c-di-AMP riboswitch aptamer (ydaO/yuaA leader) from Rhodococcus sp. ABRD24, 166 nucleotides, folded computationally. Rfam family: c-di-AMP riboswitch aptamer (ydaO/yuaA leader). Its family is annotated with cyclic-di-AMP binding and regulation of gene expression in the Gene Ontology. Its mean pLDDT, the model's own confidence on a scale to 100, is 77. The sequence is in RNAcentral, with records from Rfam.
């Protein structure tokens, strides 16, 4: 000093995903740390009247509905599948399957306190669930509070207005 692992502690970022905690165990001479955690707080989300809404919905048909920013659209490759003309090939379509790619409604970060707005970069544009059923919605009910990154002067040292701090 530099490289690898593994804990732990601080800042910060996406999410709703915060913060307290009665009791119990476990170290420990003890002061105490640590762990777990009922119930609670604060956020978050279903369902539920009148009134408004909507009246063409279910059933078949491609049912119909949540959460979430995560909709939508194009064109390409393979398999499948339906048809035309040929005859073992072309071509054309599919509310099928799988692959990768462009864009896009919409979301999110950074610019050295917060909020808006505007400007520049740089990301995301995903997954799950209900189980035939639910517009909206006050009482009232029923549920969740996971998981996933990054950090030591960076070319990341804009703009504007208000706010707070000192």
């Nucleotide at each position: 000093u530099c490289g690898c692992u593994g804990g732990g502690a601080c800042c910060g970022c996406c999410u709703a995903a915060u913060c307290g905690a009665a009791g119990c165990c476990u170290c420990u001479c003890g002061a105490g740390a640590g762990g777990u955690g009922a119930c609670g707080u604060g956020c978050c989300g279903g369902g539920a009247a009148c009134c408004c809404a909507a009246g063409u919905u279910c059933u078949u048909c491609u049912g119909g509905g949540g959460u979430g920013a995560a909709u939508c659209c194009c064109a390409c490759c393979g398999a499948g599948u339906g048809u035309g003309c040929a005859c073992u090939g072309c071509g054309c379509g599919c509310u099928u399957c799988g692959g990768a790619g462009g864009g896009u409604a919409g979301g999110g970060c950074u610019g050295a306190u917060c909020u808006u707005c505007c400007c520049a970069g740089c990301c995301c544009g995903a997954a799950c669930c209900c189980g035939u059923c639910a517009g909206c919605u006050a009482a009232c009910u029923c549920g969740g509070u996971c998981g996933g990154c990054g950090g030591a002067u960076g070319a990341a040292c804009g703009g504007a207005a208000g706010a707070a701090a000192c």